Predicted 3D model of a 249-nucleotide part of an RNA (large-subunit ribosomal RNA, domain VI) from a metagenome. It matches the Rfam family "Bacterial large subunit ribosomal RNA". Its family is annotated with structural constituent of ribosome and ribosome in the Gene Ontology. The full RNA is in RNAcentral, with records from SILVA.

Context: one part of a larger RNA
RNA sequence: UGUUGGAUACUUGAGAGGAGCUGUCCUUAGUACGAGAGGACCGGGAUGGACGCACCUCUGGUGUACCUGUUGUCACGCCAGUGGCAUCGCAGGGUAGCUAUGUGCGGAACGGAUAAACGCUGAAAGCAUCUAAGCGUGAAACCGACCUCAAAACUAGGUAUCCCUAUCAGAGCCGUGAAAGACCAUCACGUUGAUAGGCUGGAUGUGGAAGAACCGUAAGGUUUGUAGCUAACCAGUACUAAUUGCUCC
Numbered sequence: 001u002g003u004u005g006g007a008u009a010c011u012u013g014a015g016a017g018g019a020g021c022u023g024u025c026c027u028u029a030g031u032a033c034g035a036g037a038g039g040a041c042c043g044g045g046a047u048g049g050a051c052g053c054a055c056c057u058c059u060g061g062u063g064u065a066c067c068u069g070u071u072g073u074c075a076c077g078c079c080a081g082u083g084g085c086a087u088c089g090c091a092g093g094g095u096a097g098c099u100a101u102g103u104g105c106g107g108a109a110c111g112g113a114u115a116a117a118c119g120c121u122g123a124a125a126g127c128a129u130c131u132a133a134g135c136g137u138g139a140a141a142c143c144g145a146c147c148u149c150a151a152a153a154c155u156a157g158g159u160a161u162c163c164c165u166a167u168c169a170g171a172g173c174c175g176u177g178a179a180a181g182a183c184c185a186u187c188a189c190g191u192u193g194a195u196a197g198g199c200u201g202g203a204u205g206u207g208g209a210a211g212a213a214c215c216g217u218a219a220g221g222u223u224u225g226u227a228g229c230u231a232a233c234c235a236g237u238a239c240u241a242a243u244u245g246c247u248c249c
Stems, first nucleotide, its partner, number of pairs: 005163007015149004021049007033038001051106005059100004066093005071086006110144003117137004170248004174190005195241003198237005205229002211224005
């Protein structure tokens, strides 16, 4: 842009894509079979490998916005306490997110029509014959079934509801943003508001703050005190910013 008025929500499925793998063990059963040695089909159950999809509860990784320790040096006048630089200075941990080596799930079952093959009935050919007419069984292959996309399927589909001429319905601009993201788009909100920030509470992490008192010559230790601090997490709360509006239709 189109789908022959405009819109919102929900859909049908022509068609397209994906998946399709397999081991071992137990049982049936030491049965059938076999002189023995050995040793099943069929059926039932368990557990793996590789592959795929999703996820982060657990186990880990990362985590230069969190916490702690520590070296050298500079600064804040000094002590103390902090900050800068040195690969994030180095080192020990670690929230969210993202992740695999972690967790969950999948291949199936079933139906249709068949291949090789095995059959039934059965003539040509008084017999025989699965075939010539006719009818069955039969495979990871084929068509469905399972998962995903899908009306741009130009045959442009369907259902419900709303609007009636410059307006409504509905969109867009603008603003706050993230589960989204290169931009755009998508999605959540815009005071009839929890959208983001802030604040409060919690969770989590770190691991016992500063100051003071006491002990020790001192390094340091103890108490106050599961302390202080705490990102992206979970809630609450209009304090701040989403004002007022404009355009299309």